[in-house]
RNA sequence: UUUUCAUCCAGAGUUAGCGGAGGGACUGGCCCGAUGAUGCUGCGGCAACCAUUCGUAUUUUUGCGAAACGGUGCCAAUUCCUGCAGGGAAGGAUCCCGGCAGAUGAAGA
Numbered sequence: 001u002u003u004u005c006a007u008c009c010a011g012a013g014u015u016a017g018c019g020g021a022g023g024g025a026c027u028g029g030c031c032c033g034a035u036g037a038u039g040c041u042g043c044g045g046c047a048a049c050c051a052u053u054c055g056u057a058u059u060u061u062u063g064c065g066a067a068a069c070g071g072u073g074c075c076a077a078u079u080c081c082u083g084c085a086g087g088g089a090a091g092g093a094u095c096c097c098g099g100c101a102g103a104u105g106a107a108g109a
Stems, first nucleotide, its partner, number of pairs: 001109008013043001015042004022032003026083001028081002044075003049071002052067006079101001084098001086096003
C1' cells in the first nucleotide's frame, strides 16, 4: 500500500509542560481556536478488538459472562451533519433504509 471480516447513536481530560496558527480526512455546511485550538510529551481515564486468566454451557469446535497485568485503539459535537441511490410525509423544516468514503481492530498478500 492493498484484500477479507467485524465494529462505528455508548463511554472517557474545565489536567501539567512544550509550541504558536490554523484545525475538525476530502466537498458543501456547521463548529473549535490567541480566554492558545490542532499537534507532541507526561500523568489520568474509557473501552474490551487481539492476547491472557477465571467462571459457566458444551464431547470438541465454540457460545455467554467477569477481570483489565500485556499488544493496539480511543477520551468536542452520532464517523459533527452531508455527498450517491431509493422510500415515507409534505407548503416546508424533516424522517427512514442501503451504498460510497473514512476510522479502528484481527487475519492475509
Model confidence (mean pLDDT): 81 of 100.
Predicted 3D model of a 109-nucleotide RNA (SAM riboswitch aptamer (S box leader)) from a Sporomusaceae bacterium.
Of the family's consensus pairs, 97% are formed in the model.
Lineage of the source: Bacteria > Bacillati > Negativicutes > Selenomonadales > Sporomusaceae.